[in-house]
RNA sequence: UUAGCAGGUCUCCCUAUCGCGAUGACUAUAAACGUUAGCGAGGAAAGUCCGGACACCAUAGUGCAACAUAGCGGGUAACACCCGUCGUCACGUCUCGGCGUGAUAGGACAAGUGCAGCAGAAAGAAUGUACAGGUAAUGCUGUAGUGAAAUCAGGUAAACUCUAUGUGGUGAAACGUCAUGUAAAUCGAUGUUUGAGGGUAGCACGCCCAAAUCGAAGGGUAGGCGGUUUGAGUCUUUGGGCAAUCAAAGAUCUAGAUAAAUGAUAGGGAUUCGUUGAACGAAUACAGAAUCCGGCUUAUGACCUGCUUUUUAA
Numbered sequence: 001u002u003a004g005c006a007g008g009u010c011u012c013c014c015u016a017u018c019g020c021g022a023u024g025a026c027u028a029u030a031a032a033c034g035u036u037a038g039c040g041a042g043g044a045a046a047g048u049c050c051g052g053a054c055a056c057c058a059u060a061g062u063g064c065a066a067c068a069u070a071g072c073g074g075g076u077a078a079c080a081c082c083c084g085u086c087g088u089c090a091c092g093u094c095u096c097g098g099c100g101u102g103a104u105a106g107g108a109c110a111a112g113u114g115c116a117g118c119a120g121a122a123a124g125a126a127u128g129u130a131c132a133g134g135u136a137a138u139g140c141u142g143u144a145g146u147g148a149a150a151u152c153a154g155g156u157a158a159a160c161u162c163u164a165u166g167u168g169g170u171g172a173a174a175c176g177u178c179a180u181g182u183a184a185a186u187c188g189a190u191g192u193u194u195g196a197g198g199g200u201a202g203c204a205c206g207c208c209c210a211a212a213u214c215g216a217a218g219g220g221u222a223g224g225c226g227g228u229u230u231g232a233g234u235c236u237u238u239g240g241g242c243a244a245u246c247a248a249a250g251a252u253c254u255a256g257a258u259a260a261a262u263g264a265u266a267g268g269g270a271u272u273c274g275u276u277g278a279a280c281g282a283a284u285a286c287a288g289a290a291u292c293c294g295g296c297u298u299a300u301g302a303c304c305u306g307c308u309u310u311u312u313a314a
Stems, first nucleotide, its partner, number of pairs: 003308008012269007020040002023037004042286001046297002049295005054171004061205004066167005071085005086106001087104007107162002112160002114156002129144005175226004186216005197209004233252008270284005
């Protein structure tokens, strides 16, 4: 100096003026207006792919089906996630033993069924091209040739399948509660222990609840409050552990909107590029919370660290 891989940090910053949202105080019986204090969209908020917290329903199983996982050990609330280690594979290097980086959907092919173009004589109870050997006879035996594979063979299971283990549902528009208003009415069909209908993740059986259920026409309402942000929370230090992480002590409180706020202007600064420096100029990406949390995947700007590689100089 070129290129690649892996990991980590930030996600532009500061000041002033004005504006927006919620909360506390001034503040009273209460409201409005006003003043003041600190706070106000991410590292992915995206995807809705996994796992949960929470809320409600169910919990009576049995069989079949479906789906998920797959070396060993550990972490975690849990996981298809993370860490370590073994195996296999790929690349590089080497003293060819190993080392470094990365990937890995890593149980079973003698339970069964499938699949493999071209080439080749023939691709599996199949086949006999050329040469050689041998037999009473026969591709009986060997070599060559084609091919990834030529002995009822081997390969392949993110091929069907088999083995082992496992698996309730719904989703904050969940759910709870208050207020207002009406028509708890009318008509028809079915049903009331001979059980319509509903529930039990899919189907069947079984089990449980049950006097109402379905349809027609018509009437009233569609507001408020909670859930809603103090958490499996964050940061610092110490200790254990290869690590993921765990424990202790201390500090800290950082949106809660409900048709949806989190902005505008001015000045200065930071990083990168143009070029090694100054001046000057340009750029600053991907992208907006809606119950919350832990992961994975995807989009994308800059910087730092480690490993490998290319070029040049000493």
Bacterial RNase P class A from Maribacter sp., 314 nucleotides, folded computationally. The organism belongs to Maribacter, within Bacteria.